[in-house]
Predicted 3D model of a 158-nucleotide RNA (c-di-AMP riboswitch aptamer (ydaO/yuaA leader)) from Streptomyces oceani. The prediction has a mean pLDDT of 78. The sequence is in RNAcentral, with records from Ribocentre.
RNA sequence: GUACGGUCAUCGCCGAAUCCCCGUGGUGCGAGCCAUGGGAGCCGGGGACCCACACGCAGUCCCGGGGGUGAAUCGGGCGGCCUUGAGAGAGGGGCCCGUAGGAGACCUUCCUGCUCCGAACCCGUCAGCUAACCCGGUAGGCGAGAAGGAAGGAAAGG
Numbered sequence: 001g002u003a004c005g006g007u008c009a010u011c012g013c014c015g016a017a018u019c020c021c022c023g024u025g026g027u028g029c030g031a032g033c034c035a036u037g038g039g040a041g042c043c044g045g046g047g048a049c050c051c052a053c054a055c056g057c058a059g060u061c062c063c064g065g066g067g068g069u070g071a072a073u074c075g076g077g078c079g080g081c082c083u084u085g086a087g088a089g090a091g092g093g094g095c096c097c098g099u100a101g102g103a104g105a106c107c108u109u110c111c112u113g114c115u116c117c118g119a120a121c122c123c124g125u126c127a128g129c130u131a132a133c134c135c136g137g138u139a140g141g142c143g144a145g146a147a148g149g150a151a152g153g154a155a156a157g158g
Stems, first nucleotide, its partner, number of pairs: 011143004018040003022037006041138006051128001065126001066123004074098005081092004101117004106153007
């Protein structure tokens, strides 16, 4: 010097996931840091009339459930791993290729182009919209850079 890994600090990115000259407790010589409660901001869900959708009324049973957070949805192919079945098959899972959609260093819109993501989870048979009102969340991950052009802002400097 380079590569890989770890810790701390700072800056930044995805995301609603941030802030407090609030309380309490822990820790530290201390600035602080951590935990918990509260507040502000932000995000989401439930929930009338009207509207939308559905519908002859009531009851029982069976089958398919249905809905939500999120960009993360919908297809095709391979394979024959798991469960079930006598079998055919059904359900789940795996790999690959696309795809609705989403992200990429001040912000917004548009055009061209490149790279990446396209997961996971929750409610429990219930949910359209929805004023009042009610409830919940405020995590986690990352350090990859691919930008060029047009318009409008913002900020900084003179």